[in-house]
Context: one part of a larger RNA
Molecule: small-subunit ribosomal RNA, central domain
Organism: uncultured prokaryote
RNA sequence: UUGGGCGUAAAGCGCGCGCAGGCGGCCCGUUAAGUCAGAUGUGAAAUCCCUCGGCUCAACCGAGGACCUGCAUUUGAAACUGACAGGCUAGAGUACAGGAGAGGGAAGCGGAAUUCCUAAUGUAGCGGUGAAAUGCGCAGAUAUUAGGAAGAACACCGGUGGCGAAGGCGGCUUCCUGGACUGUUACUGACGCUGAGGUGCGAAAGCUAGGGGAGCAAACAGGAUUAGAUACCCUGGUAGUCCUAGCCGUAAACGAUGGGCACUAGGUGUAGGGGGUAUCAACUCCCUCUGUGCCGAAGCUAACGCAUUAAGUGCCCCGCCUGGGGAGUACGGCCGCAAGGCUAAAACUC
Repeated sequence: UUGGGCGUAAAGCGCGCGCAGGCGGCCCGUUAAGUCAGAUGUGAAAUCCCUCGGCUCAACCGAGGACCUGCAUUUGAAACUGACAGGCUAGAGUACAGGAGAGGGAAGCGGAAUUCCUAAUGUAGCGGUGAAAUGCGCAGAUAUUAGGAAGAACACCGGUGGCGAAGGCGGCUUCCUGGACUGUUACUGACGCUGAGGUGCGAAAGCUAGGGGAGCAAACAGGAUUAGAUACCCUGGUAGUCCUAGCCGUAAACGAUGGGCACUAGGUGUAGGGGGUAUCAACUCCCUCUGUGCCGAAGCUAACGCAUUAAGUGCCCCGCCUGGGGAGUACGGCCGCAAGGCUAAAACUC
């Protein structure tokens, strides 16, 4: 619990799709549910308020008025909301023509590097560090050359570049596939926005089953360092990291900023389109749409800062906050194989 708020003080669900609900463009007509006006009935008395009166005043009491903000019936009004009917095209969408993109899925291919194996050359060291040691090496290592195998990741291009709702996406080719953008007319004719529940997607780690395993590397072992060193450094090294199928459902899931629409000075980069002027052509110049950055006016802000990608000015819808600790815990419920997740208190205490 009215209200005031949610970038950093408590507070935007991690992100979509979407049922109900809430809200909803322009014109005309009808209706009269909401709305507005009148009338009638009712709204007991007392109380409260106003006026007057009675107790010497007052409290108190009496009388009159007002009030009872409501409900019902009825008669009207028709601007707005609703309902119904008709129409429109500026919202939304479809078609057509284009160009851009690490958007998604599947299959195939490539080179560099690393490690291992084989062979060759070759000899005593290599490796590692602040310095060392553990470790590897005369059973021939390191180095160099040739051949082979394997797995993982894709240098340069690469860019406050691009794409995606978010998580996220980067070698090349092919196939399947989603979305956005630009342009022109044509078409549909409000079909829209949001979205409690619901449902789907969702990094890493983790889990189940089966593969795979080069490098890296929790745990672990050893060597150092140190007063100690369950660390930082070094030598090794298993899960894991990879693939397939299925779970998990979390994060500083961040722009710590929910979505939509409209409006409100500019300047300057950059990405993808379109148009115009000029030109042999290109470049350049001007305008414009969409995205992405920086700087800044007004305005906002506690300040920092934000500022047409708003944290400005408004409207619509959803989520959330309400002192710190206890606690994102207990209990219960739902979900999960588990780990745990979601929902979510209180005592007590300051």